[in-house]
RNA sequence: GACUGGAACUAUGCGGUUGCAACGCCCAAAUUUUGUCAGGACCGGAAGGUAGCAGCAAUACGGGAUGCUUGUAGCAGGCGUAGUCUCCGGUUGCC
Numbered sequence: 001g002a003c004u005g006g007a008a009c010u011a012u013g014c015g016g017u018u019g020c021a022a023c024g025c026c027c028a029a030a031u032u033u034u035g036u037c038a039g040g041a042c043c044g045g046a047a048g049g050u051a052g053c054a055g056c057a058a059u060a061c062g063g064g065a066u067g068c069u070u071g072u073a074g075c076a077g078g079c080g081u082a083g084u085c086u087c088c089g090g091u092u093g094c095c
Stems, first nucleotide, its partner, number of pairs: 001092007008084007016075007023067002025064003033058004041050003
C1' cells in the first nucleotide's frame, strides 16, 4: 500500500410489544330517526285517499368482544443494508 473481519456511531428497512384511532363483526331508538305500516281513526255517495299506533326492518348517538387488517406514537432490544478524518485485528506485497 492492497484486500478483508469485528466493534462503535449515524441513517434506513423488517419484525416484536404497548397505547390510541379507523375499518370489519355483534348489540343498540323510551322519547322527538327513516321506511313499511296489521288493527283502528279521518275524508268521500262510491272508487279511493290521508295521517298514523303497535309490530318488523334499516340506521344514528352510544356500547361490547375481537381481528396474525390499516394508520400513528412510544418502548427495551433483535436482525438486514449502507456510510465513516473512529477503534481493535487478520492475510499479503514492498521499503
This is a predicted structure of a 95-nucleotide RNA (Bacterial small signal recognition particle RNA) from Brunnivagina elsteri CCALA 953.
Its Rfam family is "Bacterial small signal recognition particle RNA". About the family: The signal recognition particle (SRP) is a universally conserved ribonucleoprotein involved in the co-translational targeting of proteins to membranes. It is annotated as a non-coding RNA gene.
The sequence is in RNAcentral, with records from ENA and Rfam.
It is recorded under the gene name ffs.
The model forms 100% of the base pairs in the Rfam consensus.